[in-house]
């Protein structure tokens, strides 16, 4: 140098101007309201709503069955499908990364396609003994012809040959298939085969390490496929809904209870046998109402007041101080616990956290290229009780620790 692995941290900064939400102080006021200060005011993910919990309501003796979840093994943790640490198994030369990782000797089921044969397996194509033919060559005798070398016919032995056909053997090789009832390799054998041995797998049993999953060693019989993301067995959890939970206070209204008031007098006219009831017109009373806060006056006038329950609008709590933050010391490989110290950090309900300006850092491109100009860019996204964890988005910029390769001393 040059390729990667893994962990963490940040997510522009400073200054002017205006502005918005919250506490808390305080000045003016005609009491509706108008200012001032000081202090806080988004995320590492606030998102997804995926899991866990805390708070609330509602249900609940207890047990047990349905049902849903979670599944190596040891810890943390308030809880977890979550985090540390380890075990296997898998990838990678490695740093390191992935694993929906309990049980198939409890049971049932499944295992498509291709193949001969897929679970108490089978024989396509091969291999092999034997027994028939045919072929090919060798050996012997015997017969014809004959140039006496040899060749021709037939017969009989027997072959380390070739080919067909059959009763059997085997299953090592080929071939299907995700997966063929252990692998390799020697020996054996007619060919073959745990038939026998050797090492390796896996099983079972001692013995040893480990808290445990699990590992090492050693002895055995020679081996008993695969899916539990099929049913299912096991072991362990789990009651429902969710801040629009829930709680309070309470205009209007309706429901109930008391209080007071509309008092009377005159005239008419309608009903009715009446007793009487109702319109109207005029005096007279009259609570309460409007008249800007009081009295006076004015003017409306038949209702008004006051308790109770229940809650609509609607207003408080809930609600932000908590499994909290930052520093440090212990204990622990580690998550993570313990103790001290500091610190107080957003609480909006149509719902703020903004907006414009100069300067600075940092990328881009242009012009210089020694300093420098001029342009232009900067993510994903945003509180809604609240906390712990996963998961998905995500420009840029930073810091640590690790591994391989290649140069140079």
């Nucleotide at each position: 140098g040059g390729a990667g692995c893994c962990g963490g941290u940040u997510g522009g900064g400073c200054g002017g101007c205006c502005g918005c939400g919250g506490u808390c102080c305080u000045g003016g006021u005609u009491c509706g309201c108008c200012g001032g200060g000081a202090c806080c005011g988004a995320g590492g993910a606030a998102a997804g709503u995926c899991c866990g919990g805390c708070c609330u309501c509602c249900a609940c003796a207890g047990a047990g069955c349905a049902g849903g979840g979670u599944g190596c093994u040891g810890g943390c943790u308030a809880a977890c499908g979550g985090c540390c640490a380890g075990u296997c198994g898998g990838g990678g030369c490695a740093a390191c990364c992935c694993g929906c990782a309990g049980g198939a000797g409890a049971g049932u089921g499944c295992c498509a396609c291709a193949g001969a044969g897929a679970a108490c397996a089978g024989a396509c194509c091969g291999c092999c003994u034997c027994c028939g033919g045919c072929c090919c060559g060798g050996c012997g005798c015997a017969c014809c012809g004959u140039c006496c070398g040899u060749c021709g016919u037939g017969c009989g032995c027997g072959g380390u040959g070739g080919c067909c056909g059959g009763c059997g053997g085997c299953a090592a090789g080929g071939g299907u298939g995700a997966a063929a009832c252990g692998g390799u390799g020697c020996g054996g054998u007619a060919a073959g085969a745990g038939c026998g041995c050797a090492c390796c797998a896996g099983c079972g049993g001692c013995c040893g390490g480990g808290u445990g999953a699990c590992c090492g060693g050693u002895c055995g019989g020679c081996u008993u496929g695969g899916c539990a993301a099929a049913c299912c067995c096991c072991a362990c959890c789990c009651g429902g809904a969710g801040c629009a939970a829930g709680g309070u206070c309470a205009a209007g209204u309706a429901g109930g209870g008391g209080g007071u008031g509309c008092a009377c007098c005159g005239g008419u006219c309608g009903c009715g046998c009446a007793g009487g009831c109702g319109g109207c017109c005029g005096g007279g009373g009259g609570a309460g109402g409007c008249u800007g806060g009081c009295u006076c006056g004015g003017u409306c006038g038949a209702g008004c007041c006051c308790c109770c329950u229940g809650g609509u609008g609607g207003g408080c709590c809930g609600c932000u101080c908590g499994a909290g933050g930052c520093c440090g010391g212990c204990g622990g490989u580690g998550a993570c616990g313990c103790c001290g110290g500091u610190c107080c950090c957003a609480g909006a309900u149509g719902g703020a956290u903004g907006g414009c300006c100069g300067c600075c850092g940092u990328c881009c491109c242009g012009g210089g290229c020694a300093u420098c100009c001029g342009g232009g860019g900067a993510a994903c996204a945003g509180a809604a009780g609240c906390c712990g964890g996963c998961u998905u988005a995500c420009a840029g910029a930073c810091c640590g620790g690790c591994u391989c390769c290649c140069c140079c001393u």

Bacterial RNase P class A from an Actinomycetes bacterium, 409 nucleotides, folded computationally. The model forms 90% of the base pairs in the Rfam consensus. It is recorded under the gene name rnpB. The source organism's lineage runs through Bacteria, Bacillati, Actinomycetota and Actinomycetes. The RNAcentral record of the sequence draws on ENA. The prediction has a mean pLDDT of 79.